[in-house]
RNA sequence: GGGCCUGUAGCUCAGCGGUUAGAGCAGAGGACUCAUAAUCCUUUGGUCGAGAGUUCAAACCUCUCUGGGCCCA
Repeated sequence: GGGCCUGUAGCUCAGCGGUUAGAGCAGAGGACUCAUAAUCCUUUGGUCGAGAGUUCAAACCUCUCUGGGCCCA
């Protein structure tokens, strides 16, 4: 320098362009227990990396910027 993949909750990750973006773990509250752990119930938490475009409608498509990774030279 070229190509490809990737950025979604605190962490790890799902999420056909179509109602209000979800799961596990973590956090908070509760149940259970003499108590703790485990287990169970409820629940908080989001600029979907940033900006622009296309569209009736964008996490999803296009472009630019930017963080990370892999390959080639």

This is a predicted structure of a 73-nucleotide RNA (transfer RNA) from an uncultured Spirochaetia bacterium. The coordinates come from a structure-prediction model, not an experiment, and the mean pLDDT is 81. It matches the Rfam family "tRNA". Rfam links the family to the GO term triplet codon-amino acid adaptor activity. By type it is a transfer RNA.